[in-house]
Molecule: transfer RNA
Organism: Spiromyces aspiralis
């Protein structure tokens, strides 16, 4: 320099044809205990940026960052 793949909550992950983003664990609160753990329940925290089509975009098209990958 050419190509292809990924990017989802503090972490790891999934779904959907475009039509309210879940689930483990973590954090915080609360319940029980003599306490503590464990467990039960609650609760906040999420589509990588930027533009398009769409009534509607995390999906779909552009270009652009970042990681892996092949080829040279």
């Nucleotide at each position: 320099g050419g190509g292809g793949a990924u990017a989802u909550a503090g972490u790891a992950u999934a779904a959907a044809u475009g039509g309210u983003a879940g689930u483990a664990u973590a954090u915080a609160g609360g319940u029980a205990u003599u306490g503590c753990a464990a467990a039960c329940c609650u609760a906040a925290g999420g589509a990588a940026a930027g533009a398009g089509u769409u009534c509607a975009a995390u999906u779909c098209u552009c270009u652009u960052u970042a990681u892996c990958u092949c080829c040279a």